[in-house]
RNA sequence: CACACCGUUCUGGAAGAGUUCUGCAAUCGCGAGUGCGAUGAGCAGACGCCGAAGGCGCAACACCCGCCCGGAAUCGCUCAGGCUACCGGACCGGAACGGUGCA
Numbered sequence: 001c002a003c004a005c006c007g008u009u010c011u012g013g014a015a016g017a018g019u020u021c022u023g024c025a026a027u028c029g030c031g032a033g034u035g036c037g038a039u040g041a042g043c044a045g046a047c048g049c050c051g052a053a054g055g056c057g058c059a060a061c062a063c064c065c066g067c068c069c070g071g072a073a074u075c076g077c078u079c080a081g082g083c084u085a086c087c088g089g090a091c092c093g094g095a096a097c098g099g100u101g102c103a
Base pairs, nucleotide, nucleotide: 003101004100005099006098007097008096009095010094011093012092013091018047020046021045022044023043024042026039027038028037029036030035048083049082050081054079055077056076057075061070
């Protein structure tokens, strides 16, 4: 000094699925019977749905006499999370720094 991989920070991109129902805050209007109506992205519950934080499951393979145990994903599950936007977001790119390897 170059390259590869990994990590941290910053940064660009990044999907899916509820205008559902009930109750209650809150706001607005009418009113004066502590009432009625509207909104209701907040809270709680019900039902439905989604997969790309995290978590769980495993084929090849490895081990073994054999079983158990080990073992990947954007696959599967849907515990968690999510179902306007924002946020979050696996994953992909860029920059800086650090580590390892190699020349």